A computed fold for an 85-nucleotide RNA from a Chloroflexota bacterium, annotated as c-di-GMP-I riboswitch aptamer. Taxonomically the source falls in Chloroflexota (Bacteria, Bacillati). It matches the Rfam family "c-di-GMP-I riboswitch aptamer". Rfam's curators write: GEMM was predicted in a large-scale screen for bacterial structured RNA regulatory elements.

């Protein structure tokens, strides 16, 4: 320095319920709380997923659609704290 990760030290992030706000929805954001994380740090790049306003189609019920979203699904890519085995 890589790799790897402890019942180490130190810091760190917070699911779920609820409250409040935005939003069509999916979702977000804050408070509140911690089920969980060694990248649960940053990037929607490929793939995965939700959603369906606008758009299309349909007589109609309904159906397609991302140019919304989500990284705490799985890959990449950048970056980064500690040092037992």
């Nucleotide at each position: 320095a890589a790799c790897c990760g402890a019942u180490a030290a130190a810091g760190g992030c917070a699911a779920a319920c609820c409250c409040g706000g935005c939003g069509a929805a999916a979702g977000c954001c804050g408070g509140c709380g911690a089920c969980g994380c060694a990248a649960a740090g940053c990037c929607a790049u490929g793939g995965g997923u939700c959603u369906a306003a606008c758009u299309c189609c349909g007589c109609a019920a309904g159906g397609a659609c991302a140019c919304g979203a989500c990284u705490g699904c799985c890959a990449g890519g950048c970056c980064g704290c500690c040092g037992a085995a």